[in-house]
Context: one part of a larger RNA
RNA sequence: UUGGGCGUAAAGGGUGCGUAGGCGGUUUGUUAAGUCUGAAGUAAAAGCUAGUGGCUCAACCAUUAUAAGCUUUGGAAACUGGCAGACUAGAGUGCAGGAGAGGCAAAUGGAAUUCCAUGUGUAGCGGUAAAAUGCGUAGAUAUAUGGAGGAACACCAGUGGCGAAGGCGGUUUGCUGGCCUGCAACUGACGCUGAGGCACGAAAGCGUGGGGAGCGAAUAGGAUUAGAUACCCUAGUAGUCCACGCCGUAAACGAUGAGAACUAGGUGUUGGGGAAACUCAAGUGCCGCAGUUAACGCAGUAAGUUCUCCGCCUGGGGAGUAUGCACGCAAGUGUGAAACUC
Numbered sequence: 001u002u003g004g005g006c007g008u009a010a011a012g013g014g015u016g017c018g019u020a021g022g023c024g025g026u027u028u029g030u031u032a033a034g035u036c037u038g039a040a041g042u043a044a045a046a047g048c049u050a051g052u053g054g055c056u057c058a059a060c061c062a063u064u065a066u067a068a069g070c071u072u073u074g075g076a077a078a079c080u081g082g083c084a085g086a087c088u089a090g091a092g093u094g095c096a097g098g099a100g101a102g103g104c105a106a107a108u109g110g111a112a113u114u115c116c117a118u119g120u121g122u123a124g125c126g127g128u129a130a131a132a133u134g135c136g137u138a139g140a141u142a143u144a145u146g147g148a149g150g151a152a153c154a155c156c157a158g159u160g161g162c163g164a165a166g167g168c169g170g171u172u173u174g175c176u177g178g179c180c181u182g183c184a185a186c187u188g189a190c191g192c193u194g195a196g197g198c199a200c201g202a203a204a205g206c207g208u209g210g211g212g213a214g215c216g217a218a219u220a221g222g223a224u225u226a227g228a229u230a231c232c233c234u235a236g237u238a239g240u241c242c243a244c245g246c247c248g249u250a251a252a253c254g255a256u257g258a259g260a261a262c263u264a265g266g267u268g269u270u271g272g273g274g275a276a277a278c279u280c281a282a283g284u285g286c287c288g289c290a291g292u293u294a295a296c297g298c299a300g301u302a303a304g305u306u307c308u309c310c311g312c313c314u315g316g317g318g319a320g321u322a323u324g325c326a327c328g329c330a331a332g333u334g335u336g337a338a339a340c341u342c
Base pairs, nucleotide, nucleotide: 004313005312006311007296008295012310014200015199016198017197021193022192023191025087026086027085028084029083030082031081033080034079035076036075037074038073039072040071041070042069049065050064051063052062053061054060090190091187092186093185094183095182096181097180098179102176103175104174105173106172107171108170109153114148115147116146117145118144119143120142124135125134161168162167205246206245207244208243209242210241214240215239219235220234221233222232257309258308259307260306261305262304265287266286267285268284269283270282272280291298292297315342316341317340324335325334326333327332
């Protein structure tokens, strides 16, 4: 609950596709469902409201009037809807170009760390605020050559690019999605949103099988300390990597849902168009006017002015708990109260 809101106070769904539904461009004709209008019927009485009257007033009583709605019927045709037709400014297709860490698969490269082998070489190395644990005369650290293996891709690199979001960064090849610009040939409203639904969805975690260089929860040891189940150090298992299958959550953030229209300027940058000036449309930043905001701020990438559709909020705690249901191997996730209390 006919009200007010959702950047930061409670509140935008993590993201997309899309069903029902809601909403929907210009124009002609028609219809008459919505809409407007006339008439009739009904709308018990009492009561309510208003007028008049009666009890000396009032309460009380009497009388008159007043109706949304529903039904039937006649009419109007601007708007909404239905039907039929037309249009091209929305949307899409086509043609010609363009940029990109968009996705998937395969192949491949160099630097570095670690390990192994061998040579040189000798007493330290490592680590810290300082140390110690640790490694080293069974030859370490350092240095050179060769080899193995895994993971990540310095510089380029940029409030640069791409993607719906999560996210994406060495190089090459194959397959593949989207976007932008120009032309205006084609379709002719085919559109927007989207409850349910379906799909995607970082990290961590789970299952099976691989892999394992570095890093590193847990764990062990050394320090620090009153203690030190930490911060620092030496080690180090899961994990991090790959394949397949789950999980479905994040400060999944721009803490800002999607689409459309309108509303001063200035300046940087990315990819296009244009011979160029200027200008055109698409992104990405900064400053700033009107306006807006509780303020901070936002300000053509709006948090301004409007419209359409969806989601959500309604004092703090209890509590994202209990319970039920659904999903999951589990961890748990989704939905989601109340008592009580301030």
The part of an RNA shown here (small-subunit ribosomal RNA, central domain) has 342 nucleotides and comes from an uncultured bacterium. Rfam family: Bacterial small subunit ribosomal RNA. Rfam links the family to the GO terms structural constituent of ribosome and ribosome.